RNA sequence: AGAGUUUGAUCAUGGCUCAGAUGGAGCGCUGGCGGCAGGCUUUACACAUGCAAGCCGAGCGGAAAAGAAGAUAGCUUGCUAUCAGGCGUCGAGCGGCGGACGGGUGAGUAACGCGCGUAGUAAUCUACCUAGUAGUGGGGGAUAGCCCAGAGAAAUUUGGAUUAAUACCGCAUACGCCCUACGGGGGAAAGCAGGGGAUCUUCGGACCUUGCGCUAUUAGAUGAGCCUGCGUGAGAUUAGCUAGUUGGUGAGGUAAAGGCUCACCAAGGCGACGAUCUCUAGCUGGUCUGAGAGGAUGAUCAGCCACACUGGGACUGAGACACGGCCCAGACUCCUACGGGAGGCAGCAGUGGGGAAUAUUGGACAAUGGGGGCAACCCUGAUCCAGCCAUGCCGCGUGUGUGAAGAAGGCCUUAGGGUUGUAAAGCACUUUCAGCGAGGAGGAAGGGGUUGCUGUUAAUAACGACUAGCCGUGACGUUACCUACAGAAGAAGCACCGGCAAACUCCGUGCCAGCAGCCGCGGUCAUACGGAGGGUGCGAGCGUUCCUCCGAAUUCCUGGGCGUAAAGCGCGCGUAGGUGCCUGAGCAAGUUGGAUGUGAAAGCCCCGGGCUCAACCUGGAAUUGCAUCCAAAACUGCUAAGACUAGAGUGUGGUAGAGGGAAGUGGAAUUCCGGGUGUAGCGGUGAAAUGCGUAGAUAUCCGGAGGAACACCAGUGGCGAAGGCGGCUUCCUGGACCAACACUGACGCUGAGGUGCGAAAGUGUGGGGAGCAAACAGGAUUAGAUACCCUGGUAGUCCACGCCGUAAACGAUGUCAACUAGCCGUUGGGAGGAUUUGCCUCUUGGUGGCGCAGCUAACGCGGUAAGUUGACCGCCUGGGGAGUACGGCCGCAAGGUUAAAACUCAAAUGAAUUGACGGGGGCCCGCACAAGCGGUGGAGCAUGUGGUUUAAUUCGAUGCAACGCGAAAAACCUUACCUACUCUUGACAUCCCGUGAACUUUCCAGAGAUGGAUUGGUGCCUUCGGGAACACGGUGACAGGUGCUGCAUGGCUGUCGUCAGCUCGUGUUGUGAGAUGUUGGGUUAAGUCCCGCAACGAGCGCAACCCCUAUCCUUGGUUGCCAGCACGUAAUGGUGGGAACUCCAGGGAGACUGCCGGUGACAAACCGGAGGAAGGUGGGGAUGACGUCAAGUCAUCAUGGCCCUUAUGACCAGGGCUACACACGUGCUACAAUGGGCAGUACAGGGGGGCGCAAUACCGCGAGGUGGAGCCAAUCCCAGAAAACUGCUCGUAGUCCGGAUCGGAGUCUGCAACUCGACUCCGUGAAGUCGGAAUCGCUAGUAAUCGCGAAUCAGAAGGUCGCGGUGAAUACGUUCGCGGGCCUUGUACACACCGCCCGUCACACCAUGGGAGUGGGUUGCACCAGAAGUAGCUAGACUAACCUUCGGGAGGUCGGUUACCACGGUGUGAUUCAUGACUGGGGUGAAGUCGUAACAAGGUAGCC
Repeated sequence: AGAGUUUGAUCAUGGCUCAGAUGGAGCGCUGGCGGCAGGCUUUACACAUGCAAGCCGAGCGGAAAAGAAGAUAGCUUGCUAUCAGGCGUCGAGCGGCGGACGGGUGAGUAACGCGCGUAGUAAUCUACCUAGUAGUGGGGGAUAGCCCAGAGAAAUUUGGAUUAAUACCGCAUACGCCCUACGGGGGAAAGCAGGGGAUCUUCGGACCUUGCGCUAUUAGAUGAGCCUGCGUGAGAUUAGCUAGUUGGUGAGGUAAAGGCUCACCAAGGCGACGAUCUCUAGCUGGUCUGAGAGGAUGAUCAGCCACACUGGGACUGAGACACGGCCCAGACUCCUACGGGAGGCAGCAGUGGGGAAUAUUGGACAAUGGGGGCAACCCUGAUCCAGCCAUGCCGCGUGUGUGAAGAAGGCCUUAGGGUUGUAAAGCACUUUCAGCGAGGAGGAAGGGGUUGCUGUUAAUAACGACUAGCCGUGACGUUACCUACAGAAGAAGCACCGGCAAACUCCGUGCCAGCAGCCGCGGUCAUACGGAGGGUGCGAGCGUUCCUCCGAAUUCCUGGGCGUAAAGCGCGCGUAGGUGCCUGAGCAAGUUGGAUGUGAAAGCCCCGGGCUCAACCUGGAAUUGCAUCCAAAACUGCUAAGACUAGAGUGUGGUAGAGGGAAGUGGAAUUCCGGGUGUAGCGGUGAAAUGCGUAGAUAUCCGGAGGAACACCAGUGGCGAAGGCGGCUUCCUGGACCAACACUGACGCUGAGGUGCGAAAGUGUGGGGAGCAAACAGGAUUAGAUACCCUGGUAGUCCACGCCGUAAACGAUGUCAACUAGCCGUUGGGAGGAUUUGCCUCUUGGUGGCGCAGCUAACGCGGUAAGUUGACCGCCUGGGGAGUACGGCCGCAAGGUUAAAACUCAAAUGAAUUGACGGGGGCCCGCACAAGCGGUGGAGCAUGUGGUUUAAUUCGAUGCAACGCGAAAAACCUUACCUACUCUUGACAUCCCGUGAACUUUCCAGAGAUGGAUUGGUGCCUUCGGGAACACGGUGACAGGUGCUGCAUGGCUGUCGUCAGCUCGUGUUGUGAGAUGUUGGGUUAAGUCCCGCAACGAGCGCAACCCCUAUCCUUGGUUGCCAGCACGUAAUGGUGGGAACUCCAGGGAGACUGCCGGUGACAAACCGGAGGAAGGUGGGGAUGACGUCAAGUCAUCAUGGCCCUUAUGACCAGGGCUACACACGUGCUACAAUGGGCAGUACAGGGGGGCGCAAUACCGCGAGGUGGAGCCAAUCCCAGAAAACUGCUCGUAGUCCGGAUCGGAGUCUGCAACUCGACUCCGUGAAGUCGGAAUCGCUAGUAAUCGCGAAUCAGAAGGUCGCGGUGAAUACGUUCGCGGGCCUUGUACACACCGCCCGUCACACCAUGGGAGUGGGUUGCACCAGAAGUAGCUAGACUAACCUUCGGGAGGUCGGUUACCACGGUGUGAUUCAUGACUGGGGUGAAGUCGUAACAAGGUAGCC
């Protein structure tokens, strides 16, 4: 410090997710030791049991229990019993101090009714403690306990008698104290203990003294109470709240100010700077995180607050409205004799419950601290320790060195090896920790008694200070620590290994099982699942889950945005608020500097120190804050007055304008009405129909009525804040601009709330209604058509007065101000110059187009900013749910405004890029259409396919680009299929062992494979050991598979397409994907060439080079040729010869837009022409760029993986691949006279031939047979070419057309023609008379037509591949259909239009709204009621101290009553939660149904 994820790719926006740190944690696996910390976050739920607050006998009366010593009695001679408060001591009781501290918990509480933090303040109290002052005299009456009697189960309680005090009450005294009318008045106490010389004594003491107490008071310290400023959550879908409320006067009350309380008076107080209400929450120092600012949090430790079963209340006291006190009410639990009682773990342990989850019913007061006490001491679950728990942090260990035969085993393997791995073993060492044995600090200071000295004192007692030595005090504790001994001995796991993110292979599984933080893995080779080997990371831990912060600049103070991504209110005016011009004074609030106080401790930080280190412990600095004081005066602010004119405004004179309102008025057009002329149609559409019209329409003319809108002018022209405004005239009226001066003197800008205006549609009342026109009706279109089109047509559109308040109300751009290059238009005004007009320059206000800098993600903006700044307002924070629900406000309604959540997804989005696509555009090409010729589709047959059938009809190919295709040939074989019979190292290959040469004859069984028997034969090489080939038998490695996967592959092939394209290097450009080049202007068959150009070059394609063909030359001349010369034949290059010609096969020439003219840009090129055998790539072939289709092929071959192994392999016989209601493709033959038949006569090319082609001859009607010359072929043979031509016949007929089918007889091939061959002859003679929709081929030696040959092959073409013969027609042209190329445009497509995608319906699930209601919680108001308690009143009852005139009084207690008030009750509201038949929409889901709304002009542009 970043990374992953939207896309084909890019940049941006934007969310989601990860890496880090943290924890009072939980869970899983694992677990050696120690130190230091921590340990119910949930039910403030309920609690059994034990303990947690007592102490004082030196306050008192006393003596229940245990003890020591003594006395007495019994005796068992150390035991029992008894006795005396005599001693130590002490239960219960009176009294005193303490139970208000310590300990726990966080329910409540959002606080001016001060809780906390911080800084202050005045009207207060303070037991114990410290210091000071003054006292401590003298009396009185009770009461508990104890005793007696009673009630009760108990708790408890009643009566009587007696008694003490540091308990209680008077009196005296009063420095100071309190009250006061300033005269005065009022108010206190308690003793106890130690010691003791005189003196006295009732022998107890008095008295003196010391110590501890007590009383009054002053001050301090400590603690507490009260008050104030500032700070301290969320919600406005909570906007108004408040009657003791705010203030005053007086009184009461309190320790104390105060509406704290009461009476009276006034009507205030709080609130948009958020009152009130609702929800949530103890606050802080701090803790976690973060670079910081911040954010989250408030366990442990510390400060404060609140609470103690729930609610209320007071008492006592210095202090409480009291955790282990009291009273009452309530709920709950327990005891009970049923009458009545008892209790409160949010103290420490512990139990149940809840929960994912949190410990021992431990030890000790040794230390620290607290209470009481003179003290010793006692008490102390505070505390100190121990136990449990890896809960966290820190430290240590589980060995160290050496050791290559790189062991074994495991895993992988390309089979060689690699890896685990110096790892192990082995050898040599060490012993921390744990174990066992021995030793052994510190935490201990006090305290007690003794000695000495000193203070006090009359005192050498006592008490206190100091000193010396003595005695003894440790829970932890088997302490820390040190040391002896033995032995590598007792001690390693967890997660991960696709990317982020370090770490890879094998096996299993097969969209299953599973994984997953995000992206995503898994459908037969998974580095992603599970296991293994290996590796990586951390390590007594490791993973995971959850919470918080970070990353996230993703709420933006630091530090973001708003034209199109989310986001500028539709537009003005204006309140509060914010903000604001110049100059000079003053003040000092902000600001700046200094000082002081405070900012608790702990923590963080820093530097030392102490535990062996560390964690941990211990010292210092800092603590950005607040307050007070002093100082400064630039800036902001304030004050008062003055001054200024640049902002703003007023006045004067002009200008332009669809600015607004009202009234009037005009013509054109539509429609309607009346009349005339006139006749059959009009109207409407893509085409029609509905509609109108013979009752006279449309058309045309005249007249009239009525409403609405204002052609031309008219313009990115004008005006207005926006919405918006358009004939003309008049009236009323707002604003702007220009010019020059005068005036006011900051009056300004913005603007939350507020208020006004605000298109269209809609709405209310009343008018109006020509045209247009939702709804509606009809006609069309259509599969449907509730639409688009047509004919009609009502609201509405218009007017008046109200309402509504929204629009893609848009420049998708808030208002105001300033600054920042230029150029060109247009509109309003002014100035100057020239000028008859036209014009030029400057300036100012608008309105437009380019464009520099700059900005922007890009597009773009660019003085009218989206640039650079300032002021103010509004708004945004992922997509969907949703601008929806609920609530509020507004509205007559429609609806508007404000405005969520649950749930769900990992995206949604912007701009630009490359493609692809478009029922977008432009240019161009192609037998693409058109123009033609001939077919297919109809018939019969052949052949292939689908389907069906079958035991099997083997398999593959399936739009073009499968279907006479693989197959250039299924009777057996082929053959892969089926049925039966057989074999198992195998039909085939290699290795090993044994035997035998190999091989061969014959017979039997069998369908054959095979099985049995049998004959002949013994070979070749040799170093004599044996070897090679072959056959048989055997063993195991292995063979074998046309079994699967063409979606694991190689190779090969098809197709777009012989289309003209596809790319690269360098440079330039863009943030980038990319672009440029390759686009543009021409041209071409062509990215062919030329020109231009930020491009310059290059590659694969095109073309050319290659082959055939067309012309000529040359060389050569057999088997080919024969002109001339000879010979010969019936005839023939037959022969001699020739080398001219043809031909053959070698080599050359030739064609290049080379020449001429024209066009063109002086180019490329095109058009025409000449010459030429051939002319503009002459014709044909081979040649197929980058790529596309997961195209085809595992059955040509090869091959990964999987599968079968007495079978999915192998052999063999028969069958099948040839089936047949049917459908399609490709062909053949026809339907006839341009023909058929018969007869005659011509002319090819290219091929093939030895298991071959076969001549002459003979036989057969023929297929063919017999026979065998010649030929390994320019020699011989196949081999007769056919159409054509000549002649005859047929005469339009299902025929002398056509030949299917069937019957009979044959031929050939072959082991074999039944299933299932071809051919011949005789007979038979079907459909068919030119073919619907539709569709195919072809542009010249082509189509059409005619025959010939070859491959395959024993035989079997109508197919295929070749060959030549005869030999046309047409092309205006590119509008349209198809395919393709280039440029451009739109796009929501990128699996790329066979794309994407919307809504209803149906089904399942989820959350949510409404809902008759129902059940809870909280709360307001009104009323009833009123326990305990306090205060007031009261003389009903009772009454020790004091007074008394002895009657009584004062005072008190109980009772009664009034006020306040908790619980409770009634009624009525508000709010919130849960639930609810039914219902509304929403979300998600694998295939569903119906349509096709959107994205392209999305087929009616889309949207608001």

RNAcentral holds the sequence, with entries from ENA. The RNA shown here (small-subunit ribosomal RNA) has 1504 nucleotides and comes from an uncultured prokaryote. Its Rfam family is "Bacterial small subunit ribosomal RNA".